[in-house]
RNA sequence: GCCCCAAUAGCUCAGUUGGUAGAGCACCUCAUUCGUAAUGAGGGGGUCGGCAGUUCAAAUCUGUCUUGGGGCACCA
Repeated sequence: GCCCCAAUAGCUCAGUUGGUAGAGCACCUCAUUCGUAAUGAGGGGGUCGGCAGUUCAAAUCUGUCUUGGGGCACCA
């Protein structure tokens, strides 16, 4: 330098055909307990990596950039 993959909640990850963004764990409140853990009920938490484009409508499609991982090439 070229190619491929990944980026979504604090963490680990889903997300179908473009049409209201989700789960588990964690966190907060309540119940239960002498108390803690566990358990049960409820709740908060999102610029879907950035920018631009297509579209009535984009996490999803296109281009580009950034970061991480992998492969190939070069190394006089």

A computed fold for a 76-nucleotide RNA from an uncultured Kiloniellaceae bacterium, annotated as transfer RNA. Its Rfam family is "tRNA". By type it is a transfer RNA. It was read from a public genome assembly.